About this RNA
This is a predicted structure of a 128-nucleotide RNA (FMN riboswitch aptamer (RFN element)).

RNA sequence: AAAGAACUUCGGGGCGGGGUGAGAUUCCCCACCGACGGUAACCGACUUGCUCGGAAGCCCGUGAGCUUUUUAGCUGAACAGGUGAAAUUCCUGUGCCGACGGUAUAGUCCGGAUGAGAGAGGUUUUAU
Numbered sequence: 001a002a003a004g005a006a007c008u009u010c011g012g013g014g015c016g017g018g019g020u021g022a023g024a025u026u027c028c029c030c031a032c033c034g035a036c037g038g039u040a041a042c043c044g045a046c047u048u049g050c051u052c053g054g055a056a057g058c059c060c061g062u063g064a065g066c067u068u069u070u071u072a073g074c075u076g077a078a079c080a081g082g083u084g085a086a087a088u089u090c091c092u093g094u095g096c097c098g099a100c101g102g103u104a105u106a107g108u109c110c111g112g113a114u115g116a117g118a119g120a121g122g123u124u125u126u127a128u
Base pairs, nucleotide, nucleotide: 001128003126004125005124006123007122008121009120010119016030017029018028019027031108032107033098034097035062036061037060038059042054043053044052045051046049057096058095065074066073067072078094079093080092081091082090100111101110102109
């Protein structure tokens, strides 16, 4: 240093203002938010290199959720322009999406949940 095993820790954000109404953080207008791994022409660092670190809600997957195939299945959303050899990732503009139960119709409130979990880190140990 990489690999196996055991234990252990961590592991999701967001309704502020106005309107209507008997009642709405649920409707309407304006707001606000973006889990994990991968990729990335962008950004940063230095020891300047096949280097290291960061970077996508809507590109490829995973997770939660749902289901009478449970080692399985189902499961949201992006276009246009620009630069360029190359961009669905950069830049500009305009859009779009968000489980289930409750309640005046909920991505943002309450609940299942002091749960589960993709995954990230640490310790110990084994043989190399």
Its mean pLDDT, the model's own confidence on a scale to 100, is 82. The model forms 100% of the base pairs in the Rfam consensus.